[in-house]
């Protein structure tokens, strides 16, 4: 963080599969994205389970937000 180069990832929604579920994997497919690379540390939300509730556990979400960490260009 550009009316700039080279790129790069992929919303939703379809197929298959996995999963109790949220949700995840692979192919299609682009709504976006300057970290939409990575990581569940902290919040928050969302799922299971027990239980009257509440706490608290368990799993998920990095494209909720903070945090760590690595990474391409070099105009203003």
């Nucleotide at each position: 963080g550009a009316u700039a180069a080279a790129g790069g990832c992929a919303a939703a929604c379809c197929c298959a599969c996995c999963g109790u579920g949220a949700g995840g994997u692979g192919g299609g497919g682009a709504c976006g994205c300057a970290a939409a690379g990575c990581c569940a540390c902290g919040g928050g939300u969302c799922a299971g389970a027990u239980g009257a509730a509440a706490c608290g556990c368990u799993g998920a979400u990095g494209g909720c937000c903070g945090g760590g960490u690595u990474c391409c260009c070099g105009a203003a």